[in-house]
């Protein structure tokens, strides 16, 4: 992060209908044209006009009563008795309504309408004249108000309250009018007084309800009292006096944001989050102020003033306030009709009809928000889209009824017709349901709330097509709540993940041992009021729901009052186990002050002494002939205190260490005297407080930041060395931090041991009696190792991180940042508190398993070294591969070991995959062409390097056929990072697994580990293992010894036979035949070797090792095959397969040239040598292992040679191909030669279609660098190396290469881990693409948000002044009202000015961070 509910807004989409306390709250309490939104009575009175059946009636103007304080409307302001809830008023008022009682005597007056005359644009306003009243007014009686008094009264919890009765003073009621009648009296509506009721409101009070302490002190009417004032009414509300208080850490005051409940979303709940709409209360009506009338207002549709706005306007004056209904603007994401009706319900005014009413009852908009109902069912046909039939029916259409103020919906009947007009968002990678389809795209485009997709096979982009989900709605954005036990009251933490204050001391606060008694605040239980209604639940009714109605619950709150009294609290008494004192005698670096004392470095003197010393890995720099180091004496100075010492003591903690004395402190143990809960923690506060570091003033021996020098080093502002200032040392003051760590807060209790080690105390034993030694047991410190439990785990575990208490501190991702404001401390350096913009999907913590260390242990190997032998690396010398540069092309591929004489075994063509040129090809299907002749063949011509390939023109000849559109065939085109096989390398290594068990929450580990051995995870002990597998090893082939078998093509000893040759004979040699398998040889079989045997060593035995005997052969006999699970995206798509791209008349086939051989260079791998252990040139000898039909060829000729020309044999133990170096004998003679042989040049010679690019041989001629090879590097331990040829592969022809084979035949080691490496064990770890990892910091560059800036500006808000509008109160004027005039005073709007405090905006520059 997502998934759940709600709220505004937005996208796409949209058949009905019903229901609603819904709809310009959020932002502009911005402005508003125009209509309406309060009147209403003539049964209170005047008049004007009509009308009249003269009763009256209408209609309008006015006085005058009531009502315009209701209702509507908004949320600007208010942290306040403003809401809420309770409670009080013995401190109040209440028009109109009810209830009782009593009343309304007798006089006067003004005055609008109206008439006249004026003023003014208008608004409106002036003069004069008439007039009524429920209008005014003055008497009068009832009555009131106040003070003094009186009573044995009366309510009450208490009289300052009511009441009687007396006296003074003062106020000082009244209204009538209409109607009807049983009509000279009742009624009906009115009027005055007094009591009471109700109804509404005033005031006062307990208690609850944001944030900020980076706001900590705050108040001048401030607090109280006295006497006024002033109000319905208490009060400092308000005055004058006096006093000096009053409020906070239970947060005042200051700042910030906010109407307040009812309720409302969410949630299991506690609880967060909100308060628009409806309902209660408050508050405002363009921002302020301010009274007036009245019961009631400081008054939305009243009045008066100011300020800012707008409108008329004749320029002189006016007029306006939609936050009432509609409507406009404008602000915005954002929200409706300039509708109908008073018929309902209600309210104002009337006796009453009745009027008014934009309260309200409708209707209209709007996907606001609840709820319902439809978009169809069968059955057939169709490849599908769809089409047919038949059914039902919401709605739709007609009619009738009922519904409405009047419509309309909507109900209900009846009918009708048609399935016809009604489906869409969103998502399909994981969370999270539902593609491993298909196309496109290729880190583009675009997707994703978070994770993460997309670089040529995308289950995640765009789309098609399927699915999946929900539905007339789906999605997305913003915000709320859950989710989140992530603010943890329910229900978290703090050693190592964030978290315990560096340590104590104590204020307030919270907590508090055993018994008794009282008490009833806390706490339970029961009443009883209250907790408005809607809202919430249940049941009923309306057809269901939504909504409405009734009826009952609830509403966890508050109040009273009863009632328990276990607990907590309060008061009282009492105890002694908790603390606290007192004594005892001991331990102990425990503090501070003094003394005294060691050794040792250094400095000076003396004395001996000489050339060097010091100092490092190795030096220099320094000291030293003015005599050093080195030794003896003697002296000064400062610091410090070895051994003793320890895992030990002691202190709250830093922290204490040389003796001995002084002074204060603290703990442990034992007694259990005394005191009686005094106690525990501890916000603030104070004390102490390691180094360094500051401030004065001492002192400086050593040692030493900074700083000078020597080295090391690419550089070395470092480690090393030589020197050296602050400083370290002492006195005083300061700072107050630290990994100040047990990274573990203080007390208590409770929960197995088991072994040290210090103190005491007590027991036992034992003594050369000493404070002895030895052992137990009890407290009390102090390590280790563990039961249970506990923890993520590492671990911890009576010194708890285990179970409880109490009490404080503290923490809530990671950077920015312990940084910046702002405050307090500090001489400073800096501490202390301690954030935000911005960023980020982590950041941590333990713990596995890898890998990995210029970590440690242990073994190993000639791709490790060491002892040794030969190369390589030098060769303008040659052969090859390879880069590289060339080039039309120099085809591609292998690039550390593990590319580079390797893919391919040396390419003239081919090969071939490049280049350059020219030709050819489309199975199968559609279209178009074709007997008026398709493809084909061909003679001349053209074209071309050449061609019936093509064009021109003609002939032949008869059916197909490439022009278009798909499809193919092919393809050494592309991907080895899509693959399969094969191969290579880690591995000439000893490892990798498995099954049960068994440890761990889990990754995982034991088994695979440890001790000894082995080439080996080979063995054999031991061990939570026990067993197995793959790999070693066994095994297979080969070689080395024997036996036994067989006996051709092989051999042929012994025997005979034949030729032949030397020889004078014996005789010897060869060749054949016979024999014959004895020897060798070939082939098959099988025997031998296991440490089996003897000593010693290993652990006494054991694997096993060293010796040795024996044997052809020893300790794996030598050499080979065979290469665990796996890594390494290793190499191969060009040996073959092979998915997907791609080309498809070319990237397809065939042909000719040509290229792969190029050449200024560079590397690798080889050959030849450089000579005398050699060359040459003559003569002699000895193999093994292969091959052989268009081959191998004896042998003969011919050639100086290559080589020709002939030819036996031989399908091969049979016949051919076969040696060198070696030996012997002469010559060189140390020379660029008789060493070397490259290069050129002439001649031949073979293969081959064909040797020019570009083969290979032979002769003759030429005779190049080269005289042992720099850093550096390779292979090799025995028949090896090295030297020497032979044969084969490829192949026509061509070997310096491969692979194999024989022949000559050494030198060093029998060790080791130093190099580079591999293996096993341990260790860290911030690596996990795994050290070519990871990651810091400065700079450069671009870019965001902060800080701090001379300073400029702007709003709010105190406070003080000045001006001062209109009120109010005095004064004057006036007979006198209504009023004018001035002035005074009082609070006091607005302006202004000056200060302060707060927020914002800019601001050269400067700073650091992301």
């Nucleotide at each position: 992060g997502g998934a759940g509910g709600c709220g505004g807004c937005c996208g796409c989409u949209a058949u009905c209908a019903g229901g609603c306390u819904c709809c310009g709250a959020c932002u502009a309490a911005g402005c508003c044209a125009u209509g309406c939104a309060a009147g209403u009575c003539u049964u209170a009175c005047g008049g004007g006009g009509g009308c009249u059946u003269c009763g009256g009636c209408c209609u309008c103007c006015g006085u005058g009563g009531c009502g315009g304080a209701c209702g509507g409307c908004u949320c600007a302001g208010u942290a306040a008795c403003a809401c809420g809830u309770g409670g009080c008023c013995a401190a109040c008022c209440u028009a109109c309504c009810c209830u009782c009682a009593g009343g309304a005597c007798u006089g006067g007056g003004a005055u609008a309408a109206c008439c006249c005359c004026g003023g003014g644009a208008a608004a409106c306003u002036g003069g004069g004249g008439c007039u009524a009243a429920u209008c005014c007014c003055a008497g009068a009686u009832a009555g009131g108000u106040g003070c003094g008094g009186u009573c044995u009264c009366c309510u009450g919890g208490a009289a300052u309250g009511g009441g009687u009765c007396c006296g003074c003073a003062c106020c000082c009621a009244a209204a009538g009018g209409g109607g009807g009648c049983u009509c000279u009296g009742c009624c009906c509506c009115g009027c005055c007084u007094g009591a009471g009721g109700a109804u509404g409101g005033g005031g006062c009070u307990g208690c609850g309800g944001c944030c900020g302490a980076u706001c900590a002190g705050g108040c001048a009417g401030u607090u109280g009292g006295u006497g006024g004032g002033g109000u319905a009414a208490c009060g400092g509300c308000c005055c004058a006096c006096c006093a000096a208080g009053c409020c906070u850490g239970u947060g005042a005051c200051c700042g910030g944001u906010a109407c307040g409940g009812g309720c409302u979303g969410u949630g299991g709940g506690a609880g967060c989050a909100g308060g628009a709409g409806c309902c209660c209360g408050g508050a405002g009506a363009u921002g302020g102020g301010g009274a007036c009338u009245g019961a009631g207002a400081c008054a939305a549709g009243g009045c008066c003033c100011c300020a800012g706005g707008c409108c008329c306007u004749a320029a002189g004056g006016g007029g306006c306030g939609c936050a009432g209904c509609a409507g406009g603007c404008g602000c915005g994401a954002a929200a409706a009709u300039u509708c109908c009706g008073c018929a309902a319900u209600g309210c104002g005014g009337g006796a009453a009809a009745c009027c008014g009413u934009g309260a309200c009852g409708g209707a209209g908009g709007g996907a606001g928000c609840c709820u319902g109902a439809g978009u169809g069912c069968u059955g057939c046909c169709u490849a599908a889209u769809g089409g047919c039939a038949g059914c039902u029916g919401u709605g739709g259409c007609c009619g009738g009824g009922u519904g409405u103020a009047a419509a309309a919906a909507g109900c209900c009947c009846g009918g009708u017709c048609u399935a016809g007009c009604a489906a869409g968002g969103g998502g399909a990678g994981g969370g999270c349901a539902a593609g491993g389809c298909u196309g496109g795209u290729g880190c583009c485009a675009g997707c994703a709330g978070c994770c993460g997709c997309g670089g040529u096979a995308a289950a995640a982009c765009c789309a098609g097509c399927u699915c999946c989900u929900c539905g007339a709605g789906u999605g997305g954005c913003c915000g709320c709540c859950a989710c989140u036990u992530u603010u943890a009251u329910u229900g978290g933490g703090c050693u190592u993940a964030a978290a315990g204050c560096g340590u104590c001391c104590g204020u307030a606060g919270c907590c508090g041992g055993c018994c008794u008694g009282g008490u009833a605040a806390g706490u339970g239980c029961c009443u009883g009021g209250u907790u408005a209604a809607a809202c919430c639940c249940a049941g009923c009714a309306g057809a269901a729901a939504a909504c409405u109605g009734c009826u009952g619950g609830a509403u966890u709150g508050c109040c009273a009052g009863g009632c328990a009294u276990a607990c907590u609290g309060c008061c009282a008494g009492g105890c002694u186990a908790g603390g606290a004192g007192g004594c005892g005698g001991g331990a102990g670096a425990g503090g501070c002050c003094g003394a005294g004392g060691g050794u040792a470095u250094u400095c000076c003197c003396g004395g001996a002494g000489u050339a060097g010393g010091g100092g490092u890995a190795a030096a220099a720099u320094c000291c030293u002939g003015u005599a050093a180091u080195c030794c003896c004496g003697g002296g000064a100075g400062g610091a410090c205190c070895a051994c003793c010492a320890g895992u030990g003591g002691c202190g709250a903690a830093g922290g204490c260490g040389c003796u001995c004395g002084g002074c204060c402190a603290g703990a442990a143990c034992g007694c259990g005297c005394u005191c009686g809960a005094c106690g525990g923690u501890g916000a603030g506060g104070g004390a102490c407080g390691a180094a360094a570091g500051c401030c004065a003033g001492g002192g400086g021996a050593g040692c030493g930041a900074a700083g000078g020098g020597g080295a090391u080093u690419a550089g070395a502002u470092a480690c090393c060395c030589c020197c050296g200032u602050a400083g370290u040392c002492c006195u005083g003051g300061c700072c107050g931090u630290a990994a100040a760590c047990g990274a573990u807060g203080c007390a208590g209790a409770c929960u197995a041991g088991g072994u040290g080690u210090u103190g005491c105390a007590c027991c036992g034993c034992u003594c050369u009696c000493g404070g002895g030694g030895c052992g137990g047991u009890g407290c009390a410190g102090u390590g280790c190792c563990g039961a249970a439990g506990g923890g993520a785990a590492a671990c911890c575990g009576u010194u708890a991180a285990g179970u409880c208490u109490g009490c404080c501190g503290c923490c809530u991702g990671g950077g920015g940042a312990g940084u910046a404001c702002g405050g307090c401390c500090g001489c400073a350096a800096g501490g202390c508190u301690g954030a935000a913009a911005c960023u980020u999907a982590a950041a941590g913590g333990a713990a596995u398993u890898g890998g990995c260390g210029g970590g440690g242990g242990a073994g190993c190997a000639c791709u490790a070294c060491a002892a040794g032998g030969c190369g390589u690396g030098a060769a303008c010398g040659c052969c090859u591969g390879c880069g590289g540069u060339u080039u039309a092309a120099u085809c591609g591929g292998a690039u550390u070991c593990a590319a580079c004489g390797c893919c391919g075994g040396a390419a003239a063509c081919c090969u071939u995959a490049c280049c350059g040129g020219g030709g050819g090809a489309g199975a199968c299907a559609g279209c178009a062409g074709g007997a008026u002749g398709a493809a084909g063949g061909u003679c001349a011509g053209g074209c071309u390097g050449a061609a019936g390939a093509c064009c021109u023109u003609a002939c032949c000849a008869g059916a197909c056929g490439a022009g278009c559109u798909g499809a193919g065939a092919g393809g050494u085109g592309g991907u080895g990072c899509a693959u399969g096989g094969c191969c290579g390398u880690c591995g000439u290594c000893a490892g990798c697994u498995c099954g049960u068990g068994c440890c761990g929450u889990g990754a995982g580990g034991c088994a695979u580990c440890c001790u000894g051995u082995u080439a080996a995870c080979u063995c054999a002990g031991g061990g939570a293992a026990c067993g197995g597998g793959c790999g070693a090893g066994a095994c297979c082939c080969g070689c080395a010894u024997c036996c036994c078998c067989a006996g051709u093509u092989g051999c042929u000893a012994a025997u005979g036979g034949a030729c032949c040759c030397c020889g004078a004979a014996a005789g010897g040699g060869g060749u054949u035949c016979a024999u014959g398998c004895a020897a060798a040889c070939u082939g098959g079989g099988g025997a031998g070797a296991c440490c089996g045997c003897u000593g010693c060593c290993g652990u006494u035995u054991a694997a096993g090792g060293c010796a040795g005997a024996g044997g052809a052969a020893g300790g794996a006999g030598c050499g080979g095959g065979c290469g665990a699970c796996g890594g390494c995206a290793g190499g191969u798509c060009g040996g073959u397969a092979u998915g997907c791209c791609c080309c498809g008349a070319a990237a397809c086939c065939c042909c000719c040239g040509g290229g792969c051989c190029a050449c200024a260079c560079g590397c690798g791998g080889g050959c030849u040598g450089c000579a005398a252990u050699g060359g040459c040139a003559g003569g002699g000898a000895c193999a093994g292992a292969g091959g052989g039909a268009u081959c191998c060829g004896a042998c003969c000729c011919c050639g100086a040679g290559a080589g020709g020309g002939g030819a036996a044999g031989g399908u091969a133990a049979u016949c051919c191909c076969u040696a060198a170096a070696c030996c012997c004998u002469g010559c060189c003679g140390u020379a660029g030669u008789u060493a070397g042989g490259a290069u050129c040049g002439a001649g031949g010679g073979c293969u081959g279609c064909a040797a020019c690019u570009c083969g290979c041989c032979c002769u003759c001629g030429u005779g190049a660098a080269u005289a042992u090879g720099g850093a550096a590097u390779g292979c090799c331990c025995a028949g090896u190396a090295a030297c020497c040829g032979c044969g084969u592969g490829c192949c026509a022809c061509c070997a310096u290469c491969g692979c194999g084979c024989g022949g000559u035949g050494a030198a060093u080691a029998c060790g080791u881990c130093c190099c580079u490496g591999c293996u096993c064990c341990u260790u860290g770890c911030a690596c996990a693409c795994a050290c070519u990892g990871c990651c810091c910091g400065u700079c450069a560059a671009c870019u965001c948000a902060c800080c701090c800036g001379a300073g400029u500006u702007g709003a709010g808000c105190u406070u003080a002044g000045c001006u001062g509008a209109g009120g109010c109160g005095g004064g004057u004027c006036g007979a006198g009202u209504u009023g004018g005039c001035u002035c005074c005073g009082u609070a006091g709007a607005a302006g202004c000015u000056a200060a302060g405090c707060u927020c914002g905006a800019c601001g050269a520059g400067g700073g650091g961070g992301g």
Small-subunit ribosomal RNA from an uncultured archaeon, 1410 nucleotides, folded computationally.
The sequence is in RNAcentral, with records from Greengenes.
It matches the Rfam family "Archaeal small subunit ribosomal RNA". On this family, see Cannone et al., BMC Bioinformatics 2002: "The comparative RNA web (CRW) site: an online database of comparative sequence and structure information for ribosomal, intron, and other RNAs".